[in-house]
């Protein structure tokens, strides 16, 4: 770096720059964007993991916001596979594959 582990249907926005895409690899679809999206900067503001204080060892809470992170739409849905439920090629769940956060880590 690769890697392990844990979580990913909830929560959080103003101003300023900057200017054509952007929405986590890739296809397909959908959204959002010059009424300026993306990104970056100040603040603020959430609370997912780490810290720290209190509770507490059946369960697995509360309070803080220091580190990291996040602050349009379930990781925008969907792509594999099982399984039920409709039989108008659909629909629900559970898995799994890939991404992203944190903590560890040659």
């Nucleotide at each position: 770096a690769g890697g392990u582990u844990a979580u990913c249907a909830a929560g959080a926005g103003u101003g300023a720059a900057c200017g054509a895409g952007a929405g986590u690899a890739c296809u397909g679809g959908c959204u959002c964007a010059c009424u300026g999206a993306c990104u970056u900067c100040a603040c603020a503001g959430c609370a997912a993991c780490c810290u720290g204080c209190c509770a507490c060892c059946c369960g697995a809470g509360g309070c803080a916001a220091g580190g990291u992170g996040c602050u349009c739409c379930u990781a925008c849905c969907a792509g594999c596979a099982a399984a039920g439920c409709a039989u108008u090629u659909g629909c629900u769940u559970u898995g799994g594959a890939u991404g992203a956060u944190a903590a560890u880590g040659a």